[in-house]
Context: one part of a larger RNA
Molecule: small-subunit ribosomal RNA, central domain
Organism: uncultured organism
C1' cells in the first nucleotide's frame, strides 16, 4: 500500500461553527466532459506466451499469430455521473400560534447554618480521640439569650426529573438573550450532509493585576500512632477556594461508543406538546429499564444499536524505550501541541 479495525483487546478528535474538498432529493428537456460501442493511427525490434518449422533431440534458431490491458483521432449511443435550462415538494430553512426547562449574562432580594464582635445569665471546665495530647479557658471559656457584622453555599421541593454542542447548570425575583418541541391548508424551493486546515467555547488545578477572605484547606507547625510515620487520626494554619478583568487549554473532557440519513418485533413506566375522549385510545419529540431477530470473543448491545446500509471526517497497526529526545509552534510561567530513533523483550 491492498486490507482489517476503533464500548472493554492498539484505536473516536473534549465540544461546536465553518473554508477547501468529498458526497448529495423528485420530474422533464438539451448537451456530450466522464461512460459505452464501431472505424482509423500509433503502441520499435528483441524477449515472454501460443502454433508451425530448422539443426538426429534439446538448449538454440526461424516464421506466423495473439498480446502490448495504453495514448491520439473519428463516427455514433444517451441509461448513469457531470453540466445547462425549466419545474416540483417529501430534505432543509423561514413564518404564525401555543408551549417548555437548574440553558446563558447582568442586577436586586431572602432565610437557615457557620465564624467574629458587643451586652446579659452563669461557673469550671471545653474541645478532641480507639485512647490521648497539643489547643482554648478564672484576664471568665464552653453553654444559653438578644443585638450587630462578614463571607460562602443554597436544606426541604428533588426525582430512574429537566436544560445545554460539550465543559457544565439548582434559594427567590426582575431585565436582556440563545435553544428545543408541538400544531398549521402559511412562505422559499435542494438552499442539504460531512468537514483537512481555520475560528470559537472548554471542569478542576495553576498564572498575572486589583479586591475579598466566613467555612474548608495543599504547604507548614505542633500533638498522637509507630520499629520509623516526611502518612492515615487530632489541634492550628498560608496559598487557594469567592469576585472583576486577562491568560492557561488539560482530564477516567466517559456512553471509555464521531457526525448525518434511511430501514428493522414487542413490553413497561416516565418528561414536554398535540388529537380525540368511545375503551388502561392515538400522534410527535426526549430521557430510562427489559427483551425478538440480528450482532458480538464474551460481558453485553438491541428503533437513544455495538443490527442492516450509505456519505464524510478522525484515529489504530506488538510491549518497553516514550507521550520521552530533538526541532518547530503556542504560553508570563507552569507547561501544552506536534512527535521519533538507537537499544531491548
Nucleotide at each position: 500500500c491492498u486490507g482489517g479495525g476503533u464500548u472493554u483487546a492498539a484505536a473516536g478528535g473534549g465540544u461546536g461553527c465553518g473554508u477547501a474538498g468529498g458526497c448529495g432529493g423528485c420530474a422533464c428537456a438539451g448537451u456530450a466532459a466522464g461512460u459505452c460501442a464501431g472505424g482509423g493511427g500509433u503502441g520499435a525490434a528483441a524477449g515472454g506466451c501460443c502454433g508451425u518449422g530448422g539443426c538426429u533431440c534439446a538448449a538454440c534458431c526461424a516464421c506466423g499469430g495473439a498480446a502490448u490491458u495504453g495514448c491520439c483521432u473519428u463516427u455514433g449511443a444517451a441509461a448513469c455521473u457531470g453540466u445547462u435550462g425549466u419545474g416540483c415538494u417529501u430534505g432543509a430553512a423561514u413564518c404564525a400560534a401555543g408551549u417548555u426547562a437548574a440553558g446563558g449574562c447582568c442586577g436586586g432580594c431572602g432565610g437557615a447554618a457557620u465564624g467574629u464582635g458587643g451586652c446579659a445569665u452563669g461557673u469550671a471546665g471545653c474541645g478532641g480521640u480507639g485512647a490521648a495530647a497539643u489547643g482554648c479557658a478564672u484576664a471568665g471559656a464552653u453553654a444559653u439569650g438578644c443585638c450587630a457584622u462578614a463571607g460562602a453555599a443554597c436544606a426541604c421541593c428533588g426525582a430512574u426529573u429537566g436544560c445545554g454542542a460539550a465543559g457544565g447548570c439548582a434559594g427567590c425575583u426582575g431585565g436582556c438573550u440563545a435553544g428545543g418541541c408541538u400544531u398549521g391548508u402559511a412562505u422559499u424551493g435542494a438552499c442539504g450532509c460531512u468537514g483537512a486546515g481555520g475560528c470559537a467555547c472548554g471542569a478542576a488545578a495553576g498564572c498575572g493585576u486589583g479586591g475579598g477572605g466566613a467555612g474548608c484547606g495543599a504547604a507548614c507547625a505542633g500533638g498522637a500512632u509507630u520499629a520509623g510515620a516526611u502518612a492515615c487520626c487530632c489541634u492550628g494554619g498560608u496559598a487557594g477556594u469567592c469576585c472583576a478583568c486577562g491568560c492557561c487549554c488539560u482530564a477516567a473532557a466517559c456512553g471509555a461508543u464521531g457526525u448525518u440519513u434511511a430501514c428493522u418485533c414487542g413490553g413497561c413506566a416516565u418528561u414536554g406538546g398535540c388529537c380525540a375522549u368511545u375503551g388502561a385510545g392515538g400522534c410527535c419529540a426526549g430521557g430510562a429499564c427489559c427483551c425478538a431477530a440480528g450482532c458480538g470473543a464474551a460481558a453485553g448491545c438491541g428503533u437513544u444499536a455495538a443490527g442492516u446500509a450509505a456519505a464524510c471526517c478522525a484515529c489504530c497497526u506488538g510491549g518497553g524505550g516514550a507521550g520521552u529526545a530533538c526541532g518547530u509552534c503556542g504560553g508570563c510561567a507552569a507547561c501544552g501541541a506536534u512527535g521519533a530513533a538507537a537499544c531491548u523483550c